[in-house]
RNA sequence: CCACCGAAAGGGCAAACUUCAGGCAACUGAAGGACGCAAAGCCACCUAUCCUGCCAGGGCAGGACAGAGGGGCUGUCGAA
Numbered sequence: 001c002c003a004c005c006g007a008a009a010g011g012g013c014a015a016a017c018u019u020c021a022g023g024c025a026a027c028u029g030a031a032g033g034a035c036g037c038a039a040a041g042c043c044a045c046c047u048a049u050c051c052u053g054c055c056a057g058g059g060c061a062g063g064a065c066a067g068a069g070g071g072g073c074u075g076u077c078g079a080a
Stems, first nucleotide, its partner, number of pairs: 005078002012037002017032006035067001041073003045070003049064006
């Protein structure tokens, strides 16, 4: 220095819910609020799920979602 791993320390993020705003919707942003998280930092590439439209149906197109899983990139500390 790197990998595995996750004790300790310094910290970080912020579920549900409430209010305001945007959107046809899924959902998103801000404030409050903490269920939790060692990547709960970032990325829509794959899958799952959700929304809108089409279709007799199978499905297709567009969108959402990173706190559903996989994958990619980056990162704090350093006990066993």
A computed fold for an 80-nucleotide RNA from a Nitrospirota bacterium, annotated as c-di-GMP-I riboswitch aptamer. It was read from a public genome assembly, where an Rfam model found it. NCBI's taxonomy places the organism under Bacteria, Pseudomonadati, Nitrospirota. Model confidence (mean pLDDT): 88 of 100.